Context: one part of a larger RNA
Molecule: large-subunit ribosomal RNA, domain IV
Organism: bacterium
C1' cells in the first nucleotide's frame, strides 16, 4: 500500500446522478395521547410526552392460617446511565404510477411488466364449443349456459360521445357462378346374332368363309345436357367494451387582441365529457405563481394538444409498495480536508 474495523475539533449533504455508504434516534414494556383524508374497515404502535433499578411502609387481592401476589399509593437509596448486557423500527410533507396479498426475465433487470378480484364482447344446447393426436382415442368433465372456452379491461367512485363509407363479422334475397354423386343422351370399345353385299366350291339347289347396315348386353381416363350445396359475388340490413376513424378556408364586437357569431368547401363522421408543456409538449430551462441567498428539478395554475382522450379506456381514489420523483427533521468523516489508532495480509530496507 491493500482489507476489514474502531474515533475525530468547527461545521453538518457543502459530497453524489441520487444522503450511495455510514451514522443517529426510539426500542412491538406500562400510562397519557393521537391530525389530514377516508371506501368509516383504517390512517395508527400516526405524530408526541411521560414513566421504568433497588429498599421500607400503608393498601388492595388469594388464603381458615401460615403464607403468597402486587397491575395502587407514598416515602427513601446507588449510579454516568435502571427496557443499564445481546437481539430487536428512522419519521414527516407533496406528488407520479400501478388499486391492494401476489407473480417475474434460476444466473446482469423485482417494476409502472405479469397476474388479480370486478367490468364487457363473442363462441358453445352436449357425441358442446375449444384443444391434443394420422387414428383409436384423451383433456374440456364424472361438468351441463349461475356451465366451458376465447379477446379486451382490470378494485371502488363519476363516466365512457359522433361516425357502419373501408375492413371484418352476423342476418337475408338471387333466371349470377360452381363439385362429386345421380339420370338422360352422342361417340367410340367389346360379346353375341346378323338381313343384303363379296370370295371360295357345287351343274343346281346349296354349303363354307369374310363382313357391312342393323340389333341386344356391358362399359371408358371420351363428351354433352338436366339436376343442383356450402362458398364466391351482387344486392338490402345490422354491429364499435369488433380491426378502426374522428377536417379545412376566409371575415367578424366602439382603443388594440381575442372571437360568441357569420360565409364557405370536403367527409362515414367532423375529437363530446374529462384531462392537459403530462411515463404524452418538438420549439422548451413555455409563461405565471410556491418552495431555495441562488430551482434545466418539484408542486399549484395557464393551455391553438408537433403528435391527449374516453374498456389499446377516461378521470378521480382512501389503503398499499424492497417502485419512481422533489421537500423538510435528526444524524452523521459523504463532504470541507483530511488525520489517527487496531487486527490480518503483501511488498520493500534493515
Nucleotide at each position: 500500500a491493500g482489507c476489514u474495523c474502531c474515533u475525530a475539533a468547527a461545521g453538518g449533504a457543502a459530497c453524489u446522478c441520487g444522503g450511495c455508504a455510514a451514522a443517529a434516534a426510539a426500542g412491538u414494556a406500562g400510562g397519557c395521547g393521537u391530525a389530514a383524508g377516508u371506501u368509516c374497515g383504517c390512517a395508527a404502535u400516526a405524530u408526541g410526552c411521560c414513566u421504568u433499578g433497588c429498599c421500607c411502609a400503608a393498601g388492595u387481592c388469594c388464603g381458615u392460617a401460615a403464607g403468597g401476589a402486587u397491575u395502587u399509593u407514598g416515602g427513601g437509596u446507588u449510579g454516568c446511565a435502571a427496557c443499564a448486557a445481546a437481539a430487536g423500527a428512522u419519521u414527516c410533507c407533496a406528488a407520479g404510477u400501478g388499486a391492494c396479498u401476489g407473480u417475474u426475465u434460476a444466473u446482469c433487470a423485482a417494476a409502472g411488466a405479469c397476474a388479480c378480484a370486478g367490468g364487457u364482447c363473442c363462441c358453445u344446447g352436449c357425441u358442446a364449443a375449444c384443444u391434443c393426436g394420422u387414428a383409436a382415442g384423451a383433456g374440456g368433465a364424472u361438468g351441463u349456459a349461475u356451465a366451458g372456452g376465447g379477446g379486451c379491461u382490470g378494485a371502488g367512485a363519476u363516466c365512457u360521445g359522433a361516425c357502419c363509407a373501408g375492413u371484418g363479422c352476423c342476418c337475408g334475397u338471387g333466371u349470377g357462378u360452381u363439385a362429386a354423386c345421380a339420370g338422360c343422351g352422342u361417340c367410340g370399345g367389346u360379346c353375341a346374332g346378323g338381313a343384303u353385299g363379296c370370295a371360295a366350291c357345287g351343274c343346281a339347289a346349296g354349303u363354307u368363309g369374310c363382313g357391312u347396315a342393323c340389333u341386344g348386353g356391358c362399359u371408358a381416363c371420351a363428351u354433352g345436357c338436366u339436376u343442383u350445396a356450402a362458398g364466391c359475388c351482387a344486392c338490402a340490413g345490422g354491429u364499435g367494451a369488433a380491426c378502426g376513424u374522428c377536417c379545412g378556408c376566409g371575415g367578424u364586437a366602439a382603443c388594440u387582441c381575442u372571437g360568441a357569431c357569420c360565409g364557405u368547401g370536403u367527409u362515414a363522421a367532423a375529437g363530446u365529457a374529462g384531462c392537459g408543456u403530462a411515463a404524452c409538449c418538438c420549439c422548451u430551462u413555455g409563461c405565471c405563481g410556491u418552495g431555495u441567498a441562488a430551482g434545466u428539478u418539484a408542486c399549484g395554475g395557464c393551455c391553438c394538444g408537433c403528435a391527449u382522450g374516453a374498456a389499446a379506456g377516461a378521470u378521480u381514489u382512501a389503503a398499499c409498495g424492497a417502485c419512481u420523483u422533489g421537500g423538510a427533521a435528526a444524524c452523521u468523516g459523504u463532504c470541507u480536508c483530511u488525520a489517527g489508532g487496531a487486527g490480518c495480509c503483501g511488498c520493500u530496507c534493515g